[in-house]
Context: one part of a larger RNA
RNA sequence: CGUAUGAAACUUGAGAAGAUAUUUCCUUAGUACGAGAGGAUUAGGAAGUACGUGCCUCUGGUGUACCAGUUGUCCCGCUCGGGGCACCGCUGGGUAGCUAUGCACGGAAAGGAUAACCGCUGAAUGCAUCUAAGCGGGAAGCCCCCUUCAAGAUUAGGUUUCGAUCUUAUCUUCGGAUAAGUGUAGGCCCCUGGAAGACUACCAGGUCGAUAGGCAGGAGGUGUAAGCACAGAGAUGUGUUUAGCUGACCUGUACUAAUGGCCGAACG
Repeated sequence: CGUAUGAAACUUGAGAAGAUAUUUCCUUAGUACGAGAGGAUUAGGAAGUACGUGCCUCUGGUGUACCAGUUGUCCCGCUCGGGGCACCGCUGGGUAGCUAUGCACGGAAAGGAUAACCGCUGAAUGCAUCUAAGCGGGAAGCCCCCUUCAAGAUUAGGUUUCGAUCUUAUCUUCGGAUAAGUGUAGGCCCCUGGAAGACUACCAGGUCGAUAGGCAGGAGGUGUAAGCACAGAGAUGUGUUUAGCUGACCUGUACUAAUGGCCGAACG
């Protein structure tokens, strides 16, 4: 831009892509078969492998604005307590998120037309013959079935709902045409953000508000802060104290920030 009025939501599926895997064991059964050795078809069940999709409850990894321990040095006048730098200084842990080696699920079943092949009926050819007329069975293959995308499928689809049949000026063959405007349904810019994201897009919100930050409470993490008291010559220990601190998680709360503006049919 188109989809011959402007929008919102939900859809159909022309077409396209993906997937379709495979092993072992148990029972049928030591049966059929076979002199024996050996040893099934079939049918039912179970457990795996690889691959794929999704997820983070568990097991782990990471987790550079979380917590603790600790070395050297400089600084906060000193003690105490802290801060900077040294690969995040090093070490031990670790929330959310992301993740695999972790967890869940999948390739199941059915249908249609067939290939090789197997048949029924049946002539040409009084028999025979699956074929000439006619009718069946039959594969991981084909078409469906399953998953995803999909109406720019220009053959541009369908359904539902919402808005609307204005105002002014000019021209007029009085049917209307052209231009400008208002502004409805709705949308956009802008702003607060996001389990969404390269940008865009998408999604949640914009005071009629819990969108983000802050604050409050909680979860989870770390592991018992500082100060004071007591014990000890001291290092240190004990009590107050399962404390103190705490990024992303959960719930609540307008304290802060979401100001403001624009576009948008009137038609054939």
Large-subunit ribosomal RNA, domain VI from a Planctomycetota bacterium, 268 nucleotides, folded computationally. It matches the Rfam family "Bacterial large subunit ribosomal RNA". A reference for the family is Yusupov et al. (2001), "Crystal structure of the ribosome at 5.5 A resolution", Science. Rfam links the family to the GO terms ribosome and structural constituent of ribosome. The source organism's lineage runs through Bacteria, Pseudomonadati and Planctomycetota.